[in-house]
Molecule: Glycine riboswitch aptamer
Organism: Anaerolineales bacterium
Formats: sequence, C1' cells, structure tokens
RNA sequence: AACCAGGGCUGGGGAGAGCGCAGAUCUAAGUCUGAUCUGCCACCGAAGGGGCAAAUUUGGCACGGGAUGCCAGAUGAAACUCUCAGGUAAAAGGACCCUGUCCUUGGC
Repeated sequence: AACCAGGGCUGGGGAGAGCGCAGAUCUAAGUCUGAUCUGCCACCGAAGGGGCAAAUUUGGCACGGGAUGCCAGAUGAAACUCUCAGGUAAAAGGACCCUGUCCUUGGC
C1' cells in the first nucleotide's frame, strides 16, 4: 500500500398499521384543501430510546478442602420484547442491504 473493523457522504432498493372521530387556529379556495394543536378510540414496529437469556464473575452461607447447592449483586445480544418517542393515502422519514467515494483511532 492493499485488506479487515468503525464512521461520514452521493446514488439506488426498502416493510407494517385508520386518507379515523370531534373542536380550535393558520392557509388555499371562497361549499370543498392542506398543516398544526387539544381531546378520544383503534392499530404498527425498521429513526431514536428502555428491558432481559445463556454465559462469565464478585460476596455471603452450607461443606474439612475442592466440586456442588442456595441467596444477593456486577457484566451481558437481537430483527426478541416494551410501545416512551415515532408512525398508520401520497410526499417525507425509515432499521437494514447494494454501489461509489472520503476519514480516522485501530487490527493485519
């Protein structure tokens, strides 16, 4: 240097679930739209966020020691789970994947 890991950016792909009801404001229009807020009901999980298994480990108790057992902790993953946030026509967003490129503490 190349390659691996991590991160940024361009382009592409990308699911699920009510275009819900009522009221108010702004806006277009001048019957009609869209957005936001408040209240209510029903849903989704793939922005983000929370939770935990095995396993490893610390202390105490039992035991002559070890092993083992019990109790209390620590570390501990996700596409699992929760549904806080977000979302439920289109648009936007979207975990993750691909392409190209850049950066950097590292590995080699």